[in-house]
Context: one part of a larger RNA
RNA sequence: CUGGGCGUAAAGGGCACGUAGGCUGUGAAUCGGGUUUCAAGUUAAAGUAGCCAUAUAUCUAGUGGCGGAAUGCUCUCGAAACCAAUUCACUUGAGUGAGACAGAGGAGAGUGGAAUUUCGUGUGUAGGGGUUAAAUCCGGAGAUCUACGAAGGAAGGCCAAAAGCGAAGGCAGCUCUCUGGGUCCCUACCGACGCUGGGGUGCGAAAGCAUGGGGAGCAAACAGGAUUAGAUACCCUGGUAGUCCAUGCCGUAAACGAUGAGUGUUCGCCCUUGGUCUACGCGGAUCAGGGGCCCAGCUAACGCGUGAAACACUCCGCCUGGGGAGUACGGUCGCAAGACCGAAACUC
Numbered sequence: 001c002u003g004g005g006c007g008u009a010a011a012g013g014g015c016a017c018g019u020a021g022g023c024u025g026u027g028a029a030u031c032g033g034g035u036u037u038c039a040a041g042u043u044a045a046a047g048u049a050g051c052c053a054u055a056u057a058u059c060u061a062g063u064g065g066c067g068g069a070a071u072g073c074u075c076u077c078g079a080a081a082c083c084a085a086u087u088c089a090c091u092u093g094a095g096u097g098a099g100a101c102a103g104a105g106g107a108g109a110g111u112g113g114a115a116u117u118u119c120g121u122g123u124g125u126a127g128g129g130g131u132u133a134a135a136u137c138c139g140g141a142g143a144u145c146u147a148c149g150a151a152g153g154a155a156g157g158c159c160a161a162a163a164g165c166g167a168a169g170g171c172a173g174c175u176c177u178c179u180g181g182g183u184c185c186c187u188a189c190c191g192a193c194g195c196u197g198g199g200g201u202g203c204g205a206a207a208g209c210a211u212g213g214g215g216a217g218c219a220a221a222c223a224g225g226a227u228u229a230g231a232u233a234c235c236c237u238g239g240u241a242g243u244c245c246a247u248g249c250c251g252u253a254a255a256c257g258a259u260g261a262g263u264g265u266u267c268g269c270c271c272u273u274g275g276u277c278u279a280c281g282c283g284g285a286u287c288a289g290g291g292g293c294c295c296a297g298c299u300a301a302c303g304c305g306u307g308a309a310a311c312a313c314u315c316c317g318c319c320u321g322g323g324g325a326g327u328a329c330g331g332u333c334g335c336a337a338g339a340c341c342g343a344a345a346c347u348c
Base pairs, nucleotide, nucleotide: 003320004319005318006317007302008301012316014203015202016201017200021196022195023194025090026089027088028087029086030085033083034082035079036078040074041073042072050066051065052064053063054062093193095189096188099184100183101182105179106178107177108176109175110174111173117151118150119149120148121147122146127138128137164171165170208249209248210247211246212245213244217243218242222238223237224236225235260315261314262313263312264311265310268293269292270291271290272289273288274287275286276285277284278283297304298303321348322347323346330341331340332339333338
């Protein structure tokens, strides 16, 4: 390379948009580039296979001769299913419109309550806190408790759900403004406008970085008290970055459903979200989601099972024994941390 694979054994890119490319509905007509039929030419020498001759009786080898074959190319006569091209149509794929609907989808602004903390004032007196037990710690300079008031920051109890929305990351007090997507439905319009997508571009938790704010609680680092043989930990008392906001960077995660995207086909049952139709006492039908079982089938097994890991097709990514190693070198990106691409020697 081929073959075989990618839920858990190595292997699905974190997610999308999209360029080139690949693939691509139905019915006609035209064309004859690809394709294909017949015939012709050519296919040097050498070679290959066959036949004949030749030393010697056979085989084998060599030499000489004969007529081919295969493949390719050129030309010609036709065919028109398929591929390509051109033209005309169609509506089921895709899209647009009308009417409804659900939603923590996104951005900005405003606003309310509970709680922690701190401060002020009053009351009040000796403890409080913490733990398995303690101690560090706070407290007669009046703590803890309690009442009222004030400040400030962060997070959103109940509702709450296997629920909902989003491409993924993710999204939750309430109100307003702007805005993206989706579902259903009668069907009106359009007429293949589609799928995937190397490079590319954008988004992308937490931590981290830069500048400027903010800082209640929590809390890496750090300090102290314990535990212990030791304890650079687990437990306790403190506590700084950080966590929050604005702007810019970083571009990684067990970024997981460890399952790429799209389309079609396939026994059923139960629950649930949002529509539509029907019935209205339960219910029934049908779309689009979210869950639990299970037939066939698949799977090494576990399990999956109409949201497939079944049966098929299209396109992309990736794997090829363990270690060395996601390392070295080099390159690109980054302020840095580092990220991305990514070996070999050697060894088992």